Model confidence (mean pLDDT): 80 of 100. The RNA shown here (transfer RNA) has 78 nucleotides and comes from Pelagibacteraceae bacterium TMED247. Taxonomically the source falls in Candidatus Pelagibacteraceae (Bacteria, Pseudomonadati, Alphaproteobacteria, Candidatus Pelagibacterales). It matches the Rfam family "tRNA". About the family: Transfer RNA (tRNA) molecules are approximately 80 nucleotides in length. Rfam classes the family as a transfer RNA.
[in-house]
Formats: sequence, C1' cells, structure tokens
RNA sequence: AGGCUCAUAGCUCAAUCAGGUUAGAGCAUCGCUCUCAUAAAGCGAGGGUUCUCGGUUCGAGUCCGAGUGAGCCUACCA
Repeated sequence: AGGCUCAUAGCUCAAUCAGGUUAGAGCAUCGCUCUCAUAAAGCGAGGGUUCUCGGUUCGAGUCCGAGUGAGCCUACCA
C1' cells in the first nucleotide's frame, strides 16, 4: 500500500443474507417471595442515540458513501 471480517444493554451474543408490529435472550445488578440467616429456586424491575457523520426510502440495527477503532491475510522495505 491492497484485500477480507467485525463494531447492538455492564459482559457474551441474536436480529442483518431477503428493510416492516414496540430492538430481544442469557449472565450480571436491584426489589419481592421462600429461609433463623445465606445460598439455591421462583416472580418482577431497571438498563440501548444499534461506533460516528451523511445518503436512499413511506419506513434503516439491516441498504449505499465517507470516517474511526479492532482482528486477519497479501505485498513492499529492512
């Protein structure tokens, strides 16, 4: 320098291919039940500018462009 992949809740990840109901799950956190108490179990709650900016569209987490960051491969140099 060129190419490929990835970025969504505190953490690990779905949803993206093929745009469409309110963006979900597990773990963690908090509250309640149970218990002498704790744990386990059960019930419930809170938590998201979907990396950033712009575009297309009636409608974007999803499509397009640019950028940022991370990982991998190739080439060059030494």